[in-house]
RNA sequence: AGCUUAUAAAGAGAGAUGGAGGGACUGGCCCGGUGAAAUCUCAGCAACCUGCAGCAGUGCAAGGUGCUAAAUCCAGCAGAAUGUCAGGCGCAUUCUGAAAGAUAAGUU
Numbered sequence: 001a002g003c004u005u006a007u008a009a010a011g012a013g014a015g016a017u018g019g020a021g022g023g024a025c026u027g028g029c030c031c032g033g034u035g036a037a038a039u040c041u042c043a044g045c046a047a048c049c050u051g052c053a054g055c056a057g058u059g060c061a062a063g064g065u066g067c068u069a070a071a072u073c074c075a076g077c078a079g080a081a082u083g084u085c086a087g088g089c090g091c092a093u094u095c096u097g098a099a100a101g102a103u104a105a106g107u108u
Stems, first nucleotide, its partner, number of pairs: 001108007013042005021031003025076004043068003048064002050061004072100001077097008
C1' cells in the first nucleotide's frame, strides 16, 4: 500500500513551544492573532485488540492502538415518500441504501 470484517447522532482538554492556517477531497457552512497546523508535557474519554473472571450472555482492568469543536460538521451517488405542477422534468423536505474518508482487528 491492497483486500476483508466491524464501528460511528454517546463520550473526553489544560499547559508549554510555535505563529497562520484548520475541519480528508469538492461544494457549503464553520473554527482560528481572545492564537490555526505541528511538536512536547500532563490529564481525560472509549473499549477494537489484550489480560483476568465466567459454560455463556457478560463483567472488571487499562498493557497495544485510537480519540478529546460542530452527527464522519452537512451534502456529494442511487432509490422511495411527500410538497410544488394539469402531468412530466426540475426543485424542496424527509427517509433508506451505497460510495468516499476515518479508526480497529485480521490478511496478502

Annotation:
Predicted 3D model of a 108-nucleotide RNA (SAM riboswitch aptamer (S box leader)) from Bacillus licheniformis. Rfam family: SAM riboswitch aptamer (S box leader). On this family, see Epshtein et al., Proc Natl Acad Sci U S A 2003: "The riboswitch-mediated control of sulfur metabolism in bacteria". Of the family's consensus pairs, 97% are formed in the model.